[in-house]
RNA sequence: AGCUUAUCGCGAAAGACGGAGGGAUCGGCCCUUUGAUGUCUUGGCAACCCGUGUAAUGAGGGCGGGUGCCAAAUCCGACCCCGCACCUGUGGCGGUGGAAAGAUGAGCC
Numbered sequence: 001a002g003c004u005u006a007u008c009g010c011g012a013a014a015g016a017c018g019g020a021g022g023g024a025u026c027g028g029c030c031c032u033u034u035g036a037u038g039u040c041u042u043g044g045c046a047a048c049c050c051g052u053g054u055a056a057u058g059a060g061g062g063c064g065g066g067u068g069c070c071a072a073a074u075c076c077g078a079c080c081c082c083g084c085a086c087c088u089g090u091g092g093c094g095g096u097g098g099a100a101a102g103a104u105g106a107g108c109c
Base pairs, nucleotide, nucleotide: 002108003107004106005105006104007103008102013042014041015040016039017038021031022030023029025078026077027076028075043070044069045068048066049065050064051063052062074101079098080097081095082094083093084092086089
């Protein structure tokens, strides 16, 4: 890399380094020299997995560990479906409707 499965409208930033693009892809929109993206340190959030104390009907992150995350809903859309209007379209608007893609955890190979 691949397969299976769960979740993805909650939450959580300071400092140092560095100096130009970044937000996966495309379109939109946004962030960014008032220093982004990234790396490191510290801090925090959450509760997927392992262990464990209490409790045990059930729930509970209380503690230790493995991960993850800390702009915007996975930033929004992309494909299909449903509704609305008329200019009847390879179009527009709306929908916490379903997929696809992606991310993360756990398991498998």
Source information
The RNA shown here (SAM riboswitch aptamer (S box leader)) has 109 nucleotides and comes from a Flavobacteriales bacterium. Rfam family: SAM riboswitch aptamer (S box leader). Rfam's curators write: The SAM riboswitch is found upstream of a number of genes which code for proteins involved in methionine or cysteine biosynthesis in Gram-positive bacteria. The source organism's lineage runs through Bacteria, Pseudomonadati, Bacteroidota, Flavobacteriia and Flavobacteriales. Its mean pLDDT, the model's own confidence on a scale to 100, is 79.